[in-house]
């Protein structure tokens, strides 16, 4: 220097061929226990890494950027 993969919530991940983002864990609140854990029943939490572009609509397509991984190639 090339080529490729990942980026979504605190944390590990999903979201099919665009149709305005959810699971599971943790967090916190209620019940239940003298009281803790447990179980329960429920809440709050992401402008989808970042900046543009196509679209009526973008996490999702398209371009450029960064991060982290691979792999190639160069080290005269």
């Nucleotide at each position: 220097g090339c080529c490729g993969a990942u980026g979504u919530a605190g944390c590990u991940c999903a979201g099919c061929u665009g149709g305005u983002a959810g699971a599971g864990c943790a967090a916190c609140u209620g019940u239940u226990u003298c009281g803790u854990a447990a179980a329960u029943a429920g809440u709050a939490g992401g402008u989808c890494g970042c900046a543009g572009g196509u679209u009526c609509g973008a996490a999702u397509c398209c371009u450029g950027u960064c991060a982290u991984c691979g792999g190639c190639a160069c080290c005269a």

Notes:
The RNA shown here (transfer RNA) has 76 nucleotides and comes from Rickettsiales bacterium Ac37b. Taxonomically the source falls in Rickettsiales (Bacteria, Pseudomonadati, Pseudomonadota, Alphaproteobacteria). The coordinates come from a structure-prediction model, not an experiment, and the mean pLDDT is 81. A source record names the gene tRNA-Thr-CGT-1-1. The sequence is in RNAcentral, with records from ENA and GtRNAdb.